[in-house]
Context: one part of a larger RNA
RNA sequence: ACCUCUCUAAGGAACUCGGCACAUUAGCCUCGUAACUUCGGGAAAAGAGGUGCUUGAAACCGCAUCAGCAAUGGCGCGGCGUAAAGCCACAGUAAAUUGCGUUUAGCGACUGUUUAACAAAAACACAGCUCUCUGCAAAGUUGUUAAAACAACGUAUAGGGAGUGACAAGUGACCAAUGCGGAAAGAUUAAGAGGUCUUGUUAGCCGCAAGGCAAAGCUCGGCCUUUAAGUCCCCGUGAAUGUCGGCCGUAACUAUAACGGUCCUAAGGUAGCGAAAUUCCUUGUCGGGUAAGUUCCGACCUGCACGAAUCUUGUAACGACUGAACGACUGUCUCGGAGAGGAUCUCG
Numbered sequence: 001a002c003c004u005c006u007c008u009a010a011g012g013a014a015c016u017c018g019g020c021a022c023a024u025u026a027g028c029c030u031c032g033u034a035a036c037u038u039c040g041g042g043a044a045a046a047g048a049g050g051u052g053c054u055u056g057a058a059a060c061c062g063c064a065u066c067a068g069c070a071a072u073g074g075c076g077c078g079g080c081g082u083a084a085a086g087c088c089a090c091a092g093u094a095a096a097u098u099g100c101g102u103u104u105a106g107c108g109a110c111u112g113u114u115u116a117a118c119a120a121a122a123a124c125a126c127a128g129c130u131c132u133c134u135g136c137a138a139a140g141u142u143g144u145u146a147a148a149a150c151a152a153c154g155u156a157u158a159g160g161g162a163g164u165g166a167c168a169a170g171u172g173a174c175c176a177a178u179g180c181g182g183a184a185a186g187a188u189u190a191a192g193a194g195g196u197c198u199u200g201u202u203a204g205c206c207g208c209a210a211g212g213c214a215a216a217g218c219u220c221g222g223c224c225u226u227u228a229a230g231u232c233c234c235c236g237u238g239a240a241u242g243u244c245g246g247c248c249g250u251a252a253c254u255a256u257a258a259c260g261g262u263c264c265u266a267a268g269g270u271a272g273c274g275a276a277a278u279u280c281c282u283u284g285u286c287g288g289g290u291a292a293g294u295u296c297c298g299a300c301c302u303g304c305a306c307g308a309a310u311c312u313u314g315u316a317a318c319g320a321c322u323g324a325a326c327g328a329c330u331g332u333c334u335c336g337g338a339g340a341g342g343a344u345c346u347c348g
Base pairs, nucleotide, nucleotide: 002342003341004340005339006338007337008336010334011333014332019329027051028050029049030048031047036041038166052087053086054085055084060079061078062077063076065074066073067072088092100327101326102325103324104323105322106321107319108318112124113123128164129163130162131161132160133159134158140150141149142148167314168313169312170311172244173243174242177241178240179237180236181235182234186232187231188230192226193225194224195223196222197221200218201217204213205212206211245263246262247261248260249259272306273303284300285299286298287297288296
């Protein structure tokens, strides 16, 4: 020097990314306990006091007895047992077991689940909400286009799928694109079927020959008629995939623009929130907290690039979650020091 511990003057987070780790707190009894709240909680909130041993009243309970007509009262014994007094110590949950607390913000309602062996979370799930499919030989799923099985010995208050995620208040505009549903008038449209024309082949016929004509069948191609779904077209549909604008001018200081003009669009972002888990510029500006604050809290709105079930805004309770602050506490530190045990090395 290493490992595990113990103590440490003065200070007390100055350490550090960050109070990480350590320390403080701690049991039981009594008093006392705020905001907020879904009235259940919050809460062991916070905070304060007591705690050993000896003696031991009172009250209460039981039994017996006395007085009294009775109600009741007196006395005694036993039990339970506190108040009070006294005693000792630095110290009485004397060792061991044994919550640190408060304020504030974000996220997720909650208990729960998860990357066995680097991630426990704000991720997943959840009850609740909504949409959609399914009338039973159900939809959906498995299976060889099967039998069969699950769904279900269930029947729309049921079952499947999708999204959101307690609760409270709400959930705006757009159906142009994409998707889905519907309707069937028209357009387009396959194989097939029918009709017609045609190509090749050749039995046959003509010809002295070269060659020509050519039925049926098979075959090549064209056209016409008939013909489904689909597509085009039309309508609907957003808790379906999604989308939700520019420019210019204008009020009696200035500034700003309730107002007006114009272009484009399917429609131009409503309520609410907003430098936010979203803000580039940015350590925005103002206020608070500090002696001093790129973080934090409250506002402002100029939202690079919030926004309404990929939900919006709140929210009591909860959280080995994340940020900020305070108290208490401490070797985290100023800045080190002392000690115990162990391990290691040398000698024995």
The prediction has a mean pLDDT of 85. A computed fold for a 348-nucleotide part of an RNA from a Verrucomicrobiia bacterium, annotated as large-subunit ribosomal RNA, domain IV. The full RNA is in RNAcentral, with records from ENA. Rfam family: Bacterial large subunit ribosomal RNA. Lineage of the source: Bacteria > Pseudomonadati > Verrucomicrobiota > Verrucomicrobiia.